The RNA shown here (transfer RNA) has 72 nucleotides and comes from a Candidatus Pacearchaeota archaeon.
Taxonomically the source falls in Candidatus Pacearchaeota (Archaea, Nanobdellati).
Model confidence (mean pLDDT): 82 of 100.
Its Rfam family is "tRNA". Rfam classes the family as a transfer RNA. A reference for the family is Hou (1993), "The tertiary structure of tRNA and the development of the genetic code", Trends Biochem Sci.
The sequence is in RNAcentral, with records from ENA.

RNA sequence: GCCUCUAUAGCUCAGUGGUAGAGCAUCUGCCUUGUAAGCAGAGGGUCGAGGGUUCGAAUCCCUCUGGAGGCU
Repeated sequence: GCCUCUAUAGCUCAGUGGUAGAGCAUCUGCCUUGUAAGCAGAGGGUCGAGGGUUCGAAUCCCUCUGGAGGCU
């Protein structure tokens, strides 16, 4: 220098055009003599940044940034 993959909740990851989800974690309640486990519920996201297409974009296109890998 070129190519590929990747960026979504505190963490690990789904979501391939129509109001953004799960597990774990956190908080509350139930249960227990108490703790853990279990059960029920709640909070937490301007989807890496900017622009474009579209009635509508996490999703499609362009540029940039960070990370991983490969080629030379």